A computed fold for a 307-nucleotide RNA from Allomuricauda sp., annotated as Bacterial RNase P class A. Taxonomically the source falls in Allomuricauda (Bacteria, Pseudomonadati, Flavobacteriales, Flavobacteriaceae). Model confidence (mean pLDDT): 76 of 100. Of the family's consensus pairs, 95% are formed in the model.
[in-house]
RNA sequence: GCUGCAGGCCACCUUAUCGCUCGAUCCCGAACCUAGUUCUGGAUGGGGAGGAAAGUCCGGACACUAUAGUGCAGCAUAGCGGGUAACACCCGUCUCCGCCAUUGGCGGACGGACAAGUGCAACAGAAAGUAUGUACAGUUCGGCUGUAGUGAAAUCAGGUAAACUCUAUGCAGUGAAACGCCAUGUAUACCAGUGUUUGAGGGUUGCACGCCCGAAUUGGAGGGUAGGCGGUUAGAGGUUUUGGGUAACCAAAACCCUAGAUAAAUGAUAAGGCUCGACAGAAUCCGGCUUAUGGCCUGCUUUUAUU
Repeated sequence: GCUGCAGGCCACCUUAUCGCUCGAUCCCGAACCUAGUUCUGGAUGGGGAGGAAAGUCCGGACACUAUAGUGCAGCAUAGCGGGUAACACCCGUCUCCGCCAUUGGCGGACGGACAAGUGCAACAGAAAGUAUGUACAGUUCGGCUGUAGUGAAAUCAGGUAAACUCUAUGCAGUGAAACGCCAUGUAUACCAGUGUUUGAGGGUUGCACGCCCGAAUUGGAGGGUAGGCGGUUAGAGGUUUUGGGUAACCAAAACCCUAGAUAAAUGAUAAGGCUCGACAGAAUCCGGCUUAUGGCCUGCUUUUAUU
C1' cells in the first nucleotide's frame, strides 16, 4: 500500500443583521378583586429536531375498562448460564452451518420432538415405499442374503418441523384523537320495534359457561355543539471518575437540566472557510431490532514492497 471484518466519532463551520418559537426575571398599562392571577406591549438572559426522529416490528412506563373466574381457540418462545423494568433484545459459552486468504479468522442461528400422526422430495432410475426389474455371487432353495446400475436419498429405510403437527413454558385488551376536568348550546321534543325481575341491552382479544350492572335500549327523522385546560416532558435521565465483572452490565461519588409545537415553531440575507455537506423533520415517553445513508479515526487479519 491492497483486501476483509469489527468498533467509535461527526453529521457543514464562523461572523453580522432581521425573523419564528418556548421558559425565566423585571417594567408600563388593563381586567378581576384583597393580593394574587390573567391579558396586551417592552427590556434583559437562556433553550430550540435524529442517529436513525424512519418502519410501527417487539418490550415496557402511564391511562382506562367496577367485581371472578373456568374451559376451548389463537398467538409467542425453545441448548446452557447470566444481564435488564421487561423483551422475540444484549453478553458469555457449547453445538451446528456458511465464507475466506484455511490447523486460523470472520459471520450466522432456522438450536425441544421424525418410533404420536399426516405430508413433501423435480430429473434420473425397473422402482422413491409394505416398492423391488436385470446381471453376478452365496444359499436353509423362500427375491432369503449380499454386490453392481440411477439418484441427494434404494433396509418396512433415511432426510425434512421458518412443512402441518406434538411437547414444555408463557400471554387480557385498547392507545395520548388514551384518559380527566371546565365552559357553551339545544328539543327534558316526535315516530316505530323490543324490554322492565319470566331481564331487552351492557361489561376486559375471539367463542362458550359462570358472575355482575341494569330500566331502558335499537332504528328513523330532526336540532345543538365541536371551545379551553391538564396529560406534556426531571426521567428505568445525561456526563465524568473510581471499584466489581471475561463481557453484557452493576454500585458509589461529583456535576448538569438539554424541543414541547397543536395545522403544526429553528428560517432569510450578506461575507468568508473547506472534509463541498448524504439519508432525512419530534407530536406522550423510554429500552431494543430492522432499513436508508456521506465523511473521519482506531483495532484485528490476509497479502505485497522496503528497512